c-di-GMP-I riboswitch aptamer from a Planctomycetaceae bacterium, 79 nucleotides, folded computationally.
Taxonomically the source falls in Planctomycetaceae (Bacteria, Pseudomonadati, Planctomycetota, Planctomycetales).

This record gives sequence, structure tokens and C1' cells, in this order.
RNA sequence: CCUCGAAAAAGGCAAACCGGCUGAAAAGCCGGGACGCAAAGCCAAGGGCCGGGAAAUACCCGGUAGCCUGGUUGCCGAA
Repeated sequence: CCUCGAAAAAGGCAAACCGGCUGAAAAGCCGGGACGCAAAGCCAAGGGCCGGGAAAUACCCGGUAGCCUGGUUGCCGAA
């Protein structure tokens, strides 16, 4: 350094739900709260799923990174 992930250490993030705000909606943001997470840091590139448009399965727009694949950056160092 790469792979890997422990009955280690220091920490980190934050589901559901509640309150407030934004949005047509999906959903997002802030505060509380912890189900969990070795990338539950970041990226919407591919697929899936969710919302909307349209006569519509094609197509278009939006969302989801805590659905998966992939890309990229990173703490620690047992086997």
C1' cells in the first nucleotide's frame, strides 16, 4: 500500500415516530428521537421501486445513495 473486518480503540451517521417548514405528489430540510449502519460519506451512470404528465405499456419530468450494481474519498489495524 492492497485485500479484509474484530468480543479492539477513538469517534461518526441516524430508521420508525413526533413537532415545524417546503412541495401538486413522491419526497426533502430543521429540531427531538434511535431501528440499525464498517462507508447508513459523496455521485442519479445502469437497473429496480415511488410520484406526476399523456389515450398510453413507449416517452418525458421529479424522487429514492438506509433497494441493488457501479464510480470516488475516508478512521482504526486483530485474524